GlmS glucosamine-6-phosphate activated ribozyme aptamer, 150 nucleotides, folded computationally.
RNA sequence: AAAGCAUCACGAGCGCCUGGACUGCUGCGGCAGUUGACGAGGACCGUGUCGAUCGAAAGAUUCGGCGGAUGGCACGGAGGCCUGAUACGGCCUUGAACAAUGGGAAAAAACAUCCCGUGAGGGGUGAACAGAUCCAUUCGGUAUCCUCCA
Numbered sequence: 001a002a003a004g005c006a007u008c009a010c011g012a013g014c015g016c017c018u019g020g021a022c023u024g025c026u027g028c029g030g031c032a033g034u035u036g037a038c039g040a041g042g043a044c045c046g047u048g049u050c051g052a053u054c055g056a057a058a059g060a061u062u063c064g065g066c067g068g069a070u071g072g073c074a075c076g077g078a079g080g081c082c083u084g085a086u087a088c089g090g091c092c093u094u095g096a097a098c099a100a101u102g103g104g105a106a107a108a109a110a111c112a113u114c115c116c117g118u119g120a121g122g123g124g125u126g127a128a129c130a131g132a133u134c135c136a137u138u139c140g141g142u143a144u145c146c147u148c149c150a
Base pairs, nucleotide, nucleotide: 014067015066016065017064019063020035021034022033023032024031025030038055039054040053044077045076046075047074048073049072050071078093079092080091081090082089084145085144086143087142088141099138100137101136102135103134111126112125113124114123115122116121
């Protein structure tokens, strides 16, 4: 240095269950279980606070609760852009422009099928269909100084 093997990471719409709902057994007292959000997207650092984006399905529980969370807001710091520099201001977060307009691709569940379970249910595979993110276009400071050209 290469190859092989093992481990770890690939990050949290995530984990949990004393309520509810449901299943099996029962000596009817209970015992043992199941379910409890479908994916997409989301992290500069710190503090405080709120308690978190987007659509899909359903329309009888994706009910209810607890914890956490990359979200929002405020303040401070670092960085980028608006500019060649500085100050102030604004918008952002390393892919560092908000907004407006337009646009393509792409998800899982539902569904079908197979497997496991006495069952409630669980798991695998296959295919269809979103919105936000995203992409494109348009649109972006003031003052002073520096440099170059006329």

Of the family's consensus pairs, 84% are formed in the model. The coordinates come from a structure-prediction model, not an experiment, and the mean pLDDT is 78.